[in-house]
Context: one part of a larger RNA
This record gives sequence, C1' cells and structure tokens, in this order.
RNA sequence: UGUUCGAGACUUGAGAGGAUCUAUCCCUAGUACGAGAGGACCGGGAUGGACGCACCUCUGGUGUACCUGUUAUGGCGCCAGCCGUAUCGCAGGGUAGCUAUGUGCGGUCGGGAUAACCGCUGAAAGCAUCUAAGUGGGAAACCCCCCUCAAAACUAGGUCUCGCUGAGAGUCGUGGUAGACCACCACGUUGAUAGGAAGCAGGUGGAAGAGCCGCAAGGUUCGUAGCCGAGCUUUACUAAUCACUCGAUUG
Repeated sequence: UGUUCGAGACUUGAGAGGAUCUAUCCCUAGUACGAGAGGACCGGGAUGGACGCACCUCUGGUGUACCUGUUAUGGCGCCAGCCGUAUCGCAGGGUAGCUAUGUGCGGUCGGGAUAACCGCUGAAAGCAUCUAAGUGGGAAACCCCCCUCAAAACUAGGUCUCGCUGAGAGUCGUGGUAGACCACCACGUUGAUAGGAAGCAGGUGGAAGAGCCGCAAGGUUCGUAGCCGAGCUUUACUAAUCACUCGAUUG
C1' cells in the first nucleotide's frame, strides 16, 4: 500500500517450519530352546547418554556505577580523614541482569494409508494359486496426533463490539518485560511510568569519632556498626503540563 465505509479486539487454518534419537540394567526367567556351553522372542519396569526448549530456586561464572583490605605516588596547609593516577593499580567478596558446567521439562501414547513380507476367500486353468474381482495384517520411512508461525491464503476468510452526535490513531512526555534506528510493550494526574523518599530483602563485614589497653604496629567498647547499583513493597515530593494533527461522512 492492498484487502471496496472506518476502527478496536478475538479468531479459523490453506500453507510453512520444528520435533521424531538411543544405550545399559532389572523382572518375566536361568524359563522356552539346547547334550552342554550358552541363552531368548513377547510383555513390564528402572537408570543413563547425546540432542532440544525454558529458567536462575540450588551449585558456580561474570558483575570496570556495591562493600572491604592494601602498595607506590600526587593533592586537599599539617595530624586524622578523604580524593586522583597506576590494567577496575593490585587483592578478597558480591545484589540485579546475563549465563552453564546448574535446575526443570521434552521425544510418549494413539490413529490412517502403506513397503518388503504374511494371510482369507477365489477363478481364469473342475486341481492348485495372497489376485485377476473382493478382503485382512504388516515398519524408526509417509500422513495425522505434539510445538511454533501463519488471511499478502490477491479465492486477501470468520465472529463480536464501537463510530459517522468524531470511533480510533498519531505527535509530545515518563519509561522497559522491548530495542541499532524504527518498531513493540507499560504509563501520562481518573496517575505508581521513571526518578526521589521510606521500609524490607540482599551484599560487604564492624564506619567516622571518642574512651580504654599497648613504646608502637595494633587491639577493644560504644555497635549485626557504617556504607550500599540494578531487587520487593509503599509513598505524588519531582517529571509525565497544556495542547495539536490525522481520521470514515452512510460506504
């Protein structure tokens, strides 16, 4: 843009894609079979491997805007306390998010039509014959069943509701479950969308300051301290103000 009025939802599924795996052990049963050695079909159960999908509770990784320790050097006049630079200076941890080596789940079951093959009935051909008429069984292959996309399937489908008494959409703003941009999604005061604030979770690991002990390095008490990014809950304090544009004209 189209889909022959416009719009918002919800759908059908032509078609397309994905998946389709496998081992070991146990029972049946040391049974059938076999002189023995050995050792089943059928059926039932358990545990794995590889692969795939999802997720972050657990185990870990990462986590240069979190916490701590510490070296050299420069600075804040000095002490103390801090800050810059040195691969994030180095080192020890680590929330959210992302993640695998972590966790959960999947292949099942069933149906249809068949292959090789096995049959029933049965003539041609008084017999025989699975086949010529007719008919049954039969595989991880095929088509369904399972998962995903899908009406641009131009045969462009369907249903409901709304609007022509303006339905609805966009611009703009706050953002993220989204993202290169766009798009998508949430919200815009009839408001928790983001920031801030409060509480909590969680991380770090006991702040500064002062007292006491020690010559000192340091230790200890006030004190589960101080600090704290992304998480959870709450709260209009701040910003989503005001407004504008498009839009069917009864098809």